About this RNA
Predicted 3D model of a 346-nucleotide part of an RNA (small-subunit ribosomal RNA, central domain) from an uncultured bacterium. Its Rfam family is "Bacterial small subunit ribosomal RNA". Gene Ontology terms of the family: structural constituent of ribosome and ribosome. Its mean pLDDT, the model's own confidence on a scale to 100, is 87. The full RNA is in RNAcentral, with records from ENA and SILVA.
[in-house]
Context: one part of a larger RNA
RNA sequence: UUGGGUUUAAAGGGUCUGUAGGCGGGCUUGUAAGUCAGAGGUGAAAGCGCUUAGCUCAACUAAGCAACUGCCUUUGAAACUGUUGGUCUUGAAUGGUUGUGAAGUAGUUGGAAUGUGUAGUGUAGCGGUGAAAUGCUUAGAUAUUACACAGAACACCGAUAGCGAAGGCAUAUUACUAACAAUUAAUUGACGCUGAUGGACGAAAGCGUGGGGAGCGAACAGGAUUAGAUACCCUGGUAGUCCACGCUGUAAACGAUGGAUACUAGCUGUUUGGUUUAAGGAUUGAGUGGCUAAGCGAAAGUGAUAAGUAUCCCACCUGGGGAGUACGUUCGCAAGAAUGAAACUC
Numbered sequence: 001u002u003g004g005g006u007u008u009a010a011a012g013g014g015u016c017u018g019u020a021g022g023c024g025g026g027c028u029u030g031u032a033a034g035u036c037a038g039a040g041g042u043g044a045a046a047g048c049g050c051u052u053a054g055c056u057c058a059a060c061u062a063a064g065c066a067a068c069u070g071c072c073u074u075u076g077a078a079a080c081u082g083u084u085g086g087u088c089u090u091g092a093a094u095g096g097u098u099g100u101g102a103a104g105u106a107g108u109u110g111g112a113a114u115g116u117g118u119a120g121u122g123u124a125g126c127g128g129u130g131a132a133a134u135g136c137u138u139a140g141a142u143a144u145u146a147c148a149c150a151g152a153a154c155a156c157c158g159a160u161a162g163c164g165a166a167g168g169c170a171u172a173u174u175a176c177u178a179a180c181a182a183u184u185a186a187u188u189g190a191c192g193c194u195g196a197u198g199g200a201c202g203a204a205a206g207c208g209u210g211g212g213g214a215g216c217g218a219a220c221a222g223g224a225u226u227a228g229a230u231a232c233c234c235u236g237g238u239a240g241u242c243c244a245c246g247c248u249g250u251a252a253a254c255g256a257u258g259g260a261u262a263c264u265a266g267c268u269g270u271u272u273g274g275u276u277u278a279a280g281g282a283u284u285g286a287g288u289g290g291c292u293a294a295g296c297g298a299a300a301g302u303g304a305u306a307a308g309u310a311u312c313c314c315a316c317c318u319g320g321g322g323a324g325u326a327c328g329u330u331c332g333c334a335a336g337a338a339u340g341a342a343a344c345u346c
Stems, first nucleotide, its partner, number of pairs: 004317003007300002012314001014201004021194003025088004030083002033081002035077008049065006091191001092188003095184006103177006110154001114150008125136002162169002206247006215241002220236004258313006266291011295302002319346003328339004
């Protein structure tokens, strides 16, 4: 390489967009590049294969045939692929109508809780633990009442509920923006699928500049525990957590399951549309769950949301360790990220 694979054994890119490329719906016209058929030329000889012959046989040698699967020229065929022109509507998109939602961005806003300040009441403890101590407190704490201020997060509703490409998204409300679904069949008429390189987005932590700082809380300090205790428990507490702008670009970024299309028994929930019904209900889409038939699978399991049956495109794997390391390169302020070996060893 061929082949075989990628939920859990090695292996699906974090997600989307999209360039090149690959692949691509029905009918029809021409063409003849691919394709198929005929003819001609060439495809050195030797060798290989087959049939014979010559050395006493064989090796060896000779003759003939075959083969040389290829290339070129030419004459035809026109189903398929390509290409040209036309056309269609079912794929795709646009429009109309009706809806849906924690989808996004920006602003405004509310109450509970917590902390702090001021004032009142009030007196000796509070706090914390397995038990304690550190800590706070007669300079009046804890508790309680009133007022004020601050920051962060949004109880109940709340749900194998919803939305989003993924990351993710939850007080209420306003503005702007996007999406999705059903229905209609008005418009375009294959405009599609995938997608190397590229681009955009991308939790948490971390970094830069400037703010903010209630609670929590790496580091750190103290108290305990312990043989020790650089921990688990307790009292404090800085960075951080929050905001704006910029970087970083990684996660068990998981459904450990790439995307698209078609097909293949059922039962039972639920979200949101349509149709229908006097009601109960029935039916039909799009999601989201549970159980199962066939099938698949090493099994666990999966099973129309496939890991079934097929097609197209991309990504990735090839024994363990060494190692996601070294070197080089690119990116980054840094931390580091991406790409990514070998010796050696079992």